[in-house]
RNA sequence: UAUAGAUAAAGGCAUACUUAUUGAAAAAUAAGGUCGCAAAGCUAUAGGGACUAACGAUCUAUUAAGGUCUAUGUCAGCCAGCUACCAAA
Numbered sequence: 001u002a003u004a005g006a007u008a009a010a011g012g013c014a015u016a017c018u019u020a021u022u023g024a025a026a027a028a029u030a031a032g033g034u035c036g037c038a039a040a041g042c043u044a045u046a047g048g049g050a051c052u053a054a055c056g057a058u059c060u061a062u063u064a065a066g067g068u069c070u071a072u073g074u075c076a077g078c079c080a081g082c083u084a085c086c087a088a089a
Stems, first nucleotide, its partner, number of pairs: 005086001012037002017032006035077001041082003047079002049075003056069005
């Protein structure tokens, strides 16, 4: 110097849930909260995967609607890519 995550140290983030707002929804933002996380930091048509289905297409049906397909919408706390504090054995 590099790698390395331990009953180390200094810290960090914030699941579920609740409230408010936005949105068709998935979900997001803010506050509370704290299940957990050694990357739970950043990256979303230009790696994969998952979720939703408004618009659109199509089918059924009859006055009320429903089904199927579809993402340049959403998820990074699904895998992944990139970057990074300290560092015992």
This is a predicted structure of an 89-nucleotide RNA (c-di-GMP-I riboswitch aptamer) from Anaerobacillus sp. Its mean pLDDT, the model's own confidence on a scale to 100, is 83. The source organism's lineage runs through Bacteria, Bacillota, Caryophanales, Bacillaceae and Anaerobacillus.